Predicted 3D model of a 74-nucleotide RNA (transfer RNA) from a Methanomassiliicoccaceae archaeon.
Rfam family: tRNA. Gene Ontology term of the family: triplet codon-amino acid adaptor activity.
It was read from a public genome assembly.
[in-house]
């Protein structure tokens, strides 16, 4: 340079082929219950799609670009 996979809460992770409900789950935050304290357990609450375009009535999701991180080939 080329080829391939990845980038989703504060960490980690499903979901994308096969577009459509409030984006899932675990974890750390807040708040509660329960308890003689704590602890564990339940419940609730907040937090996320790398970025630009296009395609659509709708785009995490298909298409094209771009930045990054892996890995391979020179």
């Nucleotide at each position: 340079g080329c080829c391939g996979g990845g980038g989703u809460a504060g960490g980690g992770u499903a979901g994308c082929c096969u577009g459509g409900u409030u984006a899932u789950c675990c974890u750390c935050g807040g708040g509660g219950a329960c308890u003689g304290u704590g602890g564990a357990u339940c419940c609730c609450c907040a937090g996320a799609c790398u970025c630009g375009a296009g395609u659509u009535c709708a785009a995490a999701u298909c298409u094209c670009g771009g930045u990054c991180c892996c890995g391979g080939c020179c």